[in-house]
C1' cells in the first nucleotide's frame, strides 16, 4: 500500500432497575472414553516411572603409510600407524542462569579437515607391537623372553613477513594502549614420505570461508506469611593459570559489595522461532519442525586430541543386575525396533542404502536404526463413495386421530440406466543425477477390459436457553440435568415406540486452553447506601508541578539505513484428477543498531517575574490545649434541735429502710464529683475531642497592609507523632452512679426487662492499650460551572455629640433549602439522592474493592503485663448473596371515617328436665358428608318397611335399566296350579301369539358388544352456594410523568348511606359496582262489583291513575354540592320492606342433587329379597320447648285477626264416647262450603308464697288412628304416679320501631309422625342511644419491613443424630538444602627418593559416617470450632416502636439465642418542643 476488524442468552424478585457471581452457544488438542466404522492421501503417535531392561543392530574406515600370518585364480585376519569417533540420533533430569532472545564488543582470543597466497620438504639414530618361544589366572585378562618396519619417536642443521624481549621515532587517544610494518638489536621453533612421471602427502607463514570462546546492555515465573544478605565476600598489587579477559586461583593490604527499581531465601519452569485463541490488546502453551542450551546409571575427575572433561571412552566411589571354579571380573536402550512396570493413554524386535547427507579412502567401495520407504491406530486434516431418472392423490406395516382422516412417502416394490468404488484380468511409471549399469517403495501410482445395484451409515439431541413432538408405561418411585429446573395418576424433561432436527465415516462425553467474560478494565471498571476513602495529621523516598526568555537535544517526531536464520503467517502463481500437502515469487514479523534533521510539549542547565506558597507588621474572635488557685447550687454522710409513725418504691407489689425516733424540718461540719441559666441550626481544633470563675504558660486560624523572600509547592508508600469508651499495673481517692453479685416481683420459665442493695469502675498521678457505626458510611490539593436567605469575625462608607439600627460594598467561616409554594437551574444517579462544604466537569498523588459463606478465622511473623490488635489464607459449601424502588399484605405504628362494634337500655343462652344436631365411645352395622366466624333443628321440607347408600344371611349374572348383532324356540296383551322357603327364588305341571303371510313386528331364550356401580379422586372440573359484604369499592382507553415495575386519573377540601355530589388539579372521557328502572304496602281519585254487603254509603276486592322532586320559606356553607329549621302534605329528605350481591379471596363447600375427565370392581364394588342398623349411651358440646311461679296458676263467661290449605282431599249439622276418636253424611274443585273456637286480652271467681292448685320429667294401666306391620322405633287421649328446677360461675347472644318482647294461627313434606324444627301470618306492643376512649369488623390516607405460601409470616443460637474437608496436637514417619566435626578414593598440584617407569608422603575434594537446628510433606490417642443434612429437642435474639428500638467497640455474666455496664451510630418508629425557609 490494500484489506480484514467486535451478536448475545439463562439465571436472585409476586413485579422492576441496578450490582454481582454462576451456566451455555464458538475455536483447539500428542488426547482418552462410549457406540459405531467402507476407501485413499498428507500428517502424527509413552504427556505417567530421567523407572528396570532380555535380543539384535546404530561408527567405523585406509593395504596409495608398515610389519607379519593364513591361503593361494578371488582376498582374508592380526598389529603398528593416520583420520574419524567432539558429528549425526536422544531426553527435558537440573537450570531464574549471560541458560535462552536481540542489540553490540573482544585492540583479550581459537579452530584440524577445505580454499587462496609465499617459502621450503637437508642429514642421522635408537627402539616397539604383532608374529615366535613360555609363565600364571575359571574368566576378564596380566607377564618374561627374542627379532623387526613405518608417514611411530628421537637429535641435529637451515630459515622467515613467525613468536619473545629492548631500543628509537611517526599517526590516533583524556587515558590505557592502538595502527602504519617504520626502524635496528638479541634469543627461539619446521618436515615424511607414497605410488610413478603425473599427482598427492608433510612443514612454517598470512589470508578467507565456515564454527567456536568470553565480555556488555536490554528482555522475559510466583511469593514479603521469605528484609535484610555476603569473607574469595567487593576493590587493589604481585604472582600463577588459560586459546583468552577476569578472585578463575594464591599470598599481601583495604573494607568493601547487593538491597523496597525487591537483595537473600522459597515454589515452579529448558529458552526462543513459533502454536491456540482473541477485533485487537492481550491470555494461554512451547507435542511435531528450526536454532540456541542441557544430561547421558548417580556422584567426582582427568586423559587424549584442533575440538571433550566425552551416549555406545578411560579411572575412582555408590546403588542395582548379571557371570564365577569364590580367588575374582562384567555391565548400563533419555539411539531403532522390542520387553515388564506404571498408567485413562500412545505403534513393527519390518526393507533399503536405490535417493539426500555422513565419516574413511586416491579411488572402487565400506560403514551409516542419520535418512528413504513400509507396516499399526478414525488420532488429525482433507478428499470420494455407499448409487441415477421415473414411479400412486399415495401398496402392506407401524404410529397418531376429532374416526372423518394424517404421517412415515417417491420412501419401497416395479422399470429403464451409471459403474466412482469393489472384484478378476491385462498393460505399467516418474523418482536415475553421469555413455552405461544402478529402485528399498513397487508390478505401488496411474491407464484399459469384464462382472454386477452390486461390498459400504452411524451417532447425538427434541422444556427454554437451542434446529427438532407425539403415543404409551411409571407415579418424588425408577430416573434425567450444562445452567434453570423435571418425576407426588393426564410427564412434548424419566423409559419405550413412532416422527422429526442436527452432524456424518464418524457422532457424542470428560478433561484441559483462549473466547463470550468491559468478571483485574492501558485500550476498557469501580470505592455516600451495592465490595470498596486508612481514625487523624506531620513528614521520607517517589510520583506531579506557576509565568517568561535562551541553550542542549535526554524524552519525543520524520526520513534514511543495517539487521530481525529458515520454516511458520498474508497475497499472487505453479505440482500432485481436487483438497489437505507442496514448490516459486512478493509482503509482513509492530524489535534493536547506525546516520541525517525537527524543535512545539516535557526534561537538564542558566537568567529573570510575581498571581502559588511563606514571612513581617496591626487590631480583634474563639468551650483550641497544659498548669495552679477560687465559687456557688446539688446530693450523700455525721453532729444537734422540732417532730410521730410511717417512709420508700411500682402498672400493682415485695425485699428495704423505721420507736435504738426512720422520712419531713432546721441549724453546723465533712466528703467528693459534676459545672443549671447564659446555650444556638453557636463557636474552636487535624481528627478524637472541648463548657463555673481568675491567672499563668502555650499553639494555630480568619482580617486589614504601597513591607520582605522568590516556586521555596501538592501528594505521600513504608516511617513519627496524637488517638472516645472500655480494659490493664503502681498509688491515691471515693458523694453519686453502677458491669459482677445477692435479694424481691413478673412469668410456664426469666441467668432479662421492674424495683431495693451493691462490688470493680467511673475521678486524680503516672505508664501501657490502640480499637468504634473513630460517620458526612463521601481521602487530600487546584481550578471552572445559575441565584435566594440566615449567622460569626473584620475593613470601609453615610449618619450621630459618639454610638446602636439601617443601607452599600469587598474578603473569609459557618447553615439551611429548591416534591408544592419561592427558586426555570444546568449537570450526575441503578435509584434514592447530590447539586459552590457536589455524589458535576476537569488534572494530579495516595489508599482500597473484585459473588455469599467459611473468615477479618486457621498458621507464621510484628507489637502488647495481659485482654487483645495489626497483617493475613486455604480446603470445602452454595446459586445466589446484595443495593434502590414498585404494588399488596401486615404492625402490641399513627391519622380520619362507619357499623346493634362499644357504650345506653330490653329480653335471653350458659345451671335443669326433655326435644334434636354433633363429637366421643360401642357395635354384625351404628352408611355418608359438613368443622372457627362461613359445621352442628345442617344435606333431611318427614329414617318403622320403602327411602339405603350401611350389616348378618339367603339368592342372580348380557343382568333391575338402555341400545344393537347372530342364531334359536315358542307364544298373545302372557299367565295360572303344586312343592320348597322368611322372601327372593328354585323345581315341576298346565294353557299357548299378531300379521298386510315380507320371518315384519312384540316377547321369551341363548352367545356377543355391553349395561351397571350413593366405588375413589370437588387437589382434574362443569354448574350451584357460602363468607368477606349490599362493604363501597374494582378496572379500562387516550394523554402525561418515571430507564422501568409502576404512577396519575382513583390524591387534595367540604359533603354524603354511598368513588354520593361540588370544588380544585395532568389529566380528559367510559365500564362493572352505589343509586334509579321491578315487586309488596301507607294517602287519594276514577272504573268494575262475582261468592263482599238486608239496603245505600263504605271497608273490601279487581285494575289504571295521581302524589314526593331539598319543588317552596329562613339559616349556614365557597352565590357550590349540601346541610339544620319550618310550611304545606297521607307520606320529606332513600317513607317501610323485598328482589338484586361488583373485581375478587378463601385449591371454602359439593363426584351423594345432576353432568362429567381420569382411575377402579365386572358370578361383584352390580342387582333381587328377609331381618337389623341409621333410635346405641359413661361423657362434651351446639340450638331449642317448657319451667322454676302471683304482671301468675286454675275454673266460668264475653271479644278482635291476618295469611293459607282442600277431591285417594276438607269435612258441617246431628248423634255416641270423660277423651283422643267413631258413626254420619250436608257443602265445597272453593271471596260461595270446610279447615275456623284464634290466644293472649278483658270480667268475674278461687289459690296466699309452699317444691306449693307452681313445674310437668319419668312410670304404670287403660285405650283412639294411620298403616301389610307401631318389639326394637309412631303420634295422641284418659286415669294414677308427680323428677329435677326458687333466676342460673366464668363467659357470651340477639334487638333502634310497628323494632324487640310476649302471644296465637296457617302451611310444605306426609298413610301416620318423633315438628318444641323450618317458612309464613296476624294481635298485644316497649325501653334507650351522652357519645366513639375502649373491643371487634371494614374502609381510605400516611409510615416502617429481612413479609410475597404475604404475621397461621420470616427467622437466630446452643444440644442430639449422621457425612465431609481443613487446622491444634503428646508424638512417630519421611524428604530438602545448608552448617559444624570425623574420615576420606582417583585425578591433577606439591615434597622425598628413583635415571626412568615408578614408590613413599602431605595438604584439597566426591561419596561416606556423627550432631544440633532450620524449612517442607505424610501420619496419630484426643479436644475444639466450621460446613452440609429429613418433618427432631428447648427457648423466641432479629424482621413492625417485633413487643426492652436497633446495631458498633469494649467488659463481666448466662442452657442457648443473649442480657447487663460504659461511650458511640442512627442505617429508630410514634408524639410533643425548639429552630429555620417560604406564604398569608
Nucleotide at each position: 500500500u490494500u484489506a480484514u476488524u467486535g451478536a448475545g442468552a439463562g439465571u436472585u424478585u409476586g413485579a422492576u432497575u441496578c450490582u454481582g457471581g454462576c451456566u451455555c452457544a464458538g475455536g483447539a488438542u500428542g488426547a482418552a472414553c462410549g457406540c459405531u466404522g467402507g476407501c485413499g492421501g498428507c500428517g502424527u503417535g509413552u504427556c505417567u516411572a530421567a523407572g528396570g531392561c532380555a535380543u539384535g543392530c546404530a561408527a567405523g574406515u585406509c593395504g596409495a603409510g608398515u610389519g607379519g600370518g593364513u591361503u593361494u585364480a578371488g582376498a582374508c585376519c592380526c598389529a603398528c600407524g593416520g583420520c574419524a569417533a567432539a558429528c549425526g540420533g536422544g531426553u527435558g533430569c537440573g537450570u531464574a542462569a549471560c541458560a535462552c532472545a536481540u542489540u553490540g564488543g573482544u585492540a583479550a582470543c581459537u579452530u584440524a579437515c577445505c580454499c587462496c597466497g609465499a617459502a621450503g620438504u637437508c642429514a642421522u639414530g635408537g627402539a616397539u607391537a604383532a608374529u615366535c618361544u613360555u609363565g600364571c589366572g575359571a574368566a576378564a585378562g596380566c607377564g618374561a623372553g627374542u627379532c623387526u618396519a613405518a608417514u611411530a619417536c628421537a637429535u641435529g642443521a637451515u630459515g622467515g613477513u613467525a613468536g619473545u624481549g629492548a631500543g628509537g621515532g611517526g599517526a590516533c587517544u583524556c587515558a590505557a594502549g592502538u595502527c602504519a610494518u617504520u626502524c635496528u638489536c638479541a634469543c627461539u621453533u619446521a618436515a615424511a614420505g607414497a605410488u610413478u612421471u603425473a599427482u598427492u602427502g608433510c612443514u612454517u607463514c598470512g589470508g578467507g570461508a565456515a564454527a567456536g570462546g568470553c565480555c556488555u546492555a536490554u528482555g522475559g515465573c510466583u511469593u514479603a506469611u521469605c528484609a535484610g544478605c555476603u569473607a574469595g565476600u567487593u576493590g587493589g598489587u604481585g604472582a600463577g593459570g588459560u586459546a583468552a579477559u577476569g578472585g578463575c586461583u594464591c599470598a599481601c593490604c583495604a573494607a568493601g559489595g547487593c538491597u523496597a527499581c525487591g537483595a537473600c531465601g522459597a515454589g515452579u519452569a529448558g529458552c526462543g522461532g513459533g502454536a491456540u485463541u482473541g477485533a485487537g490488546a492481550g491470555a494461554u502453551c512451547g507435542a511435531c519442525c528450526c536454532g540456541c542450551c542441557u544430561c547421558a546409571c548417580u556422584g567426582g575427575g582427568a586423559c587424549u586430541g584442533a575440538g571433550a572433561c566425552a551416549c555406545u571412552g578411560c579411572c575412582c566411589a555408590g546403588a542395582c543386575u548379571c557371570c564365577u571354579a569364590c580367588g575374582g571380573g562384567a555391565g548400563g536402550c533419555u539411539g531403532c525396533a522390542g520387553u515388564c512396570a506404571a498408567g485413562a493413554a500412545u505403534a513393527u524386535u519390518c526393507c533399503c542404502c536405490a535417493a539426500u547427507g555422513g565419516c574413511c579412502g586416491a579411488a572402487a567401495g565400506g560403514c551409516u536404526g542419520a535418512g528413504g520407504g513400509a507396516g499399526c491406530g478414525a488420532c488429525g486434516c482433507c478428499g470420494c463413495g455407499u448409487g441415477u431418472a421415473u414411479g400412486a392423490a399415495g401398496a402392506a406395516a407401524c404410529c397418531c386421530u376429532u374416526c372423518g382422516g394424517g404421517g412415515u412417502g417417491u420412501a419401497a416394490a416395479g422399470u429403464a440406466c451409471u459403474u466412482u468404488u469393489a472384484a478378476u484380468c491385462g498393460g505399467g511409471a516418474c523418482g536415475a543425477a553421469a555413455c552405461a549399469a544402478u529402485g528399498a517403495c513397487g508390478g505401488u501410482a496411474c491407464c484399459g477390459a469384464u462382472u454386477g445395484a452390486a461390498u459400504a451409515a452411524g451417532g447425538g439431541g427434541c422444556u427454554g436457553c437451542u434446529a427438532a413432538a407425539c403415543u404409551c408405561g411409571u407415579g418424588c418411585c425408577a430416573g434425567c440435568a450444562g445452567c434453570a429446573g423435571c418425576g407426588g395418576u393426564a410427564a412434548u424433561a424419566c423409559g419405550a415406540g413412532u416422527g422429526c432436527c442436527c452432524c456424518a465415516a464418524g457422532c457424542g462425553u470428560u478433561a484441559u486452553c483462549c473466547g463470550g467474560a468491559u468478571u483485574u478494565a492501558u485500550u476498557g471498571g469501580g470505592c455516600g447506601u451495592a465490595a470498596a476513602g486508612c481514625g487523624u495529621a506531620c513528614g521520607u523516598a517517589g510520583g506531579u508541578g506557576g509565568u517568561u526568555u535562551a541553550u542542549c537535544g535526554c524524552a519525543u517526531c520524520u526520513c534514511c539505513u543495517g539487521u530481525u536464520a529458515a520454516a511458520u503467517c498474508c497475497c499472487g502463481a505453479g505440482g500432485c484428477u481436487c483438497a489437505a500437502c507442496u514448490u516459486c515469487g512478493g509482503g509482513g514479523c509492530u524489535g534493536c543498531g547506525g546516520g541525517a534533521g525537527a524543535g512545539a510539549u516535557g526534561g537538564c542547565u542558566a537568567a529573570a517575574c510575581u498571581a502559588g506558597a511563606g514571612a513581617c507588621c496591626g487590631g480583634g474572635a474563639g468551650a483550641g490545649g497544659u498548669a495552679a488557685g477560687c465559687g456557688g447550687a446539688a446530693u450523700u454522710g455525721c453532729u444537734g434541735g422540732u417532730g410521730u409513725a410511717g417512709g420508700g418504691g411500682u402498672u400493682a407489689a415485695a425485699u428495704c429502710c423505721g420507736u435504738u425516733a426512720a422520712u419531713a424540718u432546721c441549724a453546723g461540719c465533712a466528703a467528693g464529683a459534676a459545672c443549671a441559666c447564659c446555650u444556638a441550626a453557636u463557636g474552636u481544633g487535624a481528627a478524637g475531642a472541648c463548657a463555673g470563675c481568675u491567672u499563668a504558660c502555650u499553639a494555630g486560624a480568619a482580617c486589614g497592609g504601597u513591607u520582605c523572600u522568590g516556586a521555596c509547592a501538592c501528594u505521600a508508600a513504608g516511617g513519627u507523632a496524637c488517638g472516645a469508651a472500655a480494659g490493664c499495673g503502681u498509688g491515691g481517692g471515693g458523694a453519686g452512679c453502677g458491669a459482677a453479685u445477692g435479694g424481691g416481683a413478673u412469668u410456664a420459665g426469666a441467668u432479662a426487662c421492674c424495683c431495693c442493695a451493691g462490688u470493680a469502675g467511673u475521678c486524680c498521678a503516672c505508664g501501657c492499650c490502640g480499637u468504634a457505626a473513630a460517620c458526612g458510611a463521601u481521602g487530600g490539593a487546584u481550578g471552572c460551572u445559575a441565584a435566594g436567605c440566615c449567622u460569626u469575625g473584620g475593613a470601609a462608607g453615610u449618619a450621630u455629640c459618639g454610638a446602636c439600627c439601617c443601607u452599600u460594598c469587598c474578603a473569609g467561616u459557618g447553615c439551611u433549602g429548591u416534591c408544592u409554594a419561592c427558586c426555570u437551574a444546568a449537570g450526575u444517579u441503578a435509584a434514592c439522592a447530590c447539586c459552590u462544604u457536589a455524589a458535576g466537569c476537569a488534572u494530579c498523588c495516595c489508599g482500597c474493592c473484585u459473588g455469599g459463606g467459611g473468615a477479618g478465622u486457621a498458621c507464621g511473623a510484628g507489637c502488647g503485663c495481659a485482654a487483645g490488635c495489626u497483617u493475613a489464607a486455604a480446603a470445602c459449601u452454595c446459586a445466589a448473596a446484595g443495593a434502590a424502588a414498585u404494588a399488596g399484605a401486615c404492625g402490641g405504628g399513627g391519622a380520619c371515617c362507619c357499623g346493634c362494634a362499644c357504650a345506653a337500655g330490653c329480653g335471653g343462652u350458659g345451671g335443669a328436665g326433655c326435644a334434636u344436631g354433633u363429637g366421643g365411645u360401642u357395635u354384625a352395622a351404628u352408611u355418608c358428608g359438613a368443622c372457627g366466624a362461613u359445621a352442628a333443628g345442617c344435606g333431611a321440607g318427614g329414617a318403622a318397611c320403602c327411602u339405603c347408600a350401611c350389616c348378618a344371611a339367603g339368592g342372580u349374572u348380557u343382568g333391575a335399566c338402555a341400545u344393537c348383532u347372530a342364531g334359536c324356540u315358542g307364544c298373545a296383551g302372557a299367565g295360572c296350579c303344586c312343592u320348597g322357603g322368611a322372601a327372593a327364588c328354585a323345581g315341576g305341571g298346565c294353557a299357548g301369539c299378531c300379521u298386510u303371510c315380507g320371518a315384519g313386528g312384540g316377547u321369551g331364550c341363548u352367545a356377543g358388544a355391553c349395561a351397571g356401580a350413593u366405588a375413589c379422586u370437588g387437589c382434574a372440573u362443569g354448574g350451584u352456594u357460602g363468607u368477606c359484604g349490599u362493604c363501597a369499592g374494582c378496572u379500562c382507553g387516550u394523554g402525561u410523568c418515571g430507564u422501568g415495575a409502576g404512577a396519575u386519573g382513583u390524591a387534595c377540601c367540604g359533603u354524603u348511606a354511598a368513588u354520593u355530589c361540588g370544588g380544585g388539579a395532568a389529566a380528559c372521557g367510559a365500564g362493572c359496582g352505589c343509586a334509579a328502572c321491578c315487586c309488596c304496602u301507607a294517602u287519594c281519585c276514577u272504573a268494575u262489583g262475582u261468592u263482599u254487603u238486608a239496603c245505600a254509603u263504605g271497608u273490601c276486592a279487581u285494575a289504571g291513575g295521581a302524589a314526593a322532586c331539598u319543588g317552596c320559606c329562613c339559616g349556614c356553607u365557597u352565590u357550590a354540592a349540601g346541610u339544620g329549621g319550618g310550611a304545606g302534605g297521607a307520606a320529606g329528605g332513600u317513607g317501610g320492606g323485598g328482589a338484586u350481591g361488583a373485581c375478587g379471596u378463601c385449591a371454602a363447600a359439593u363426584c351423594a342433587g345432576c353432568a362429567u375427565g381420569g382411575u377402579u370392581c365386572u358370578u361383584a364394588c352390580a342387582c333381587c329379597u328377609u331381618g337389623g342398623g341409621c333410635g346405641a349411651c359413661a361423657c362434651a358440646c351446639g340450638u331449642g320447648c317448657u319451667a322454676c311461679a302471683a304482671u301468675g296458676g286454675a275454673a266460668a263467661g264475653u271479644a278482635c285477626a291476618a295469611a293459607g290449605g282442600g277431591a285417594c282431599g276438607c269435612c258441617a249439622a246431628a248423634g255416641c264416647g270423660u277423651a283422643a276418636g267413631c258413626u254420619g253424611g250436608a257443602g265445597c274443585a272453593a271471596a260461595u262450603c270446610c279447615u275456623u273456637u284464634a290466644a293472649a286480652a278483658c270480667u268475674u271467681u278461687u289459690c296466699u308464697c309452699a317444691g306449693u292448685u307452681c313445674g310437668g320429667a319419668u312410670u304404670g294401666a287403660g285405650g283412639u288412628c294411620u298403616g301389610c306391620a307401631a318389639c326394637u322405633c309412631g303420634a295422641c287421649c284418659u286415669c294414677a304416679u308427680g323428677a329435677a328446677g326458687c333466676u342460673g360461675g366464668a363467659a357470651u347472644c340477639g334487638c333502634u320501631a310497628g323494632u324487640a318482647a310476649a302471644c296465637g294461627u296457617g302451611a310444605a313434606u306426609c298413610a301416620g309422625c318423633c315438628a318444641c324444627g323450618u317458612c309464613a301470618c296476624g294481635u298485644u306492643g316497649a325501653a334507650u342511644a351522652c357519645g366513639u376512649u375502649c373491643u371487634c369488623g371494614g374502609g381510605u390516607c400516611u409510615u416502617g419491613u429481612a413479609c410475597u405460601c404475604a404475621c397461621c409470616g420470616c427467622c437466630c443460637g446452643u444440644c442430639a443424630c449422621g457425612c465431609c474437608a481443613a487446622g491444634a496436637g503428646a508424638g512417630u514417619c519421611g524428604g530438602u538444602a545448608a552448617u559444624g566435626c570425623c574420615c576420606g578414593a582417583a585425578a591433577a598440584g606439591c615434597c622425598u627418593c628413583g635415571u626412568u617407569a615408578g614408590a613413599g608422603g602431605c595438604g584439597c575434594u566426591a561419596a561416606g559416617g556423627c550432631a544440633g537446628g532450620a524449612c517442607c510433606g505424610a501420619u496419630a490417642a484426643u479436644a475444639g470450632g466450621g460446613g452440609c443434612g429429613a418433618a427432631g429437642u428447648c427457648g423466641u435474639a432479629a424482621c413492625a416502636a417485633g413487643g426492652c428500638a436497633u446495631c458498633c467497640g469494649u467488659a463481666g455474666c448466662g442452657g442457648a439465642a443473649g442480657c447487663u455496664g460504659u461511650g458511640g451510630a442512627u442505617g429508630g418508629a410514634u408524639c410533643a418542643c425548639c429552630u429555620c425557609c417560604u406564604u398569608u

Record summary:
The prediction has a mean pLDDT of 82. This is a predicted structure of a 1480-nucleotide RNA (small-subunit ribosomal RNA) from a bacterium.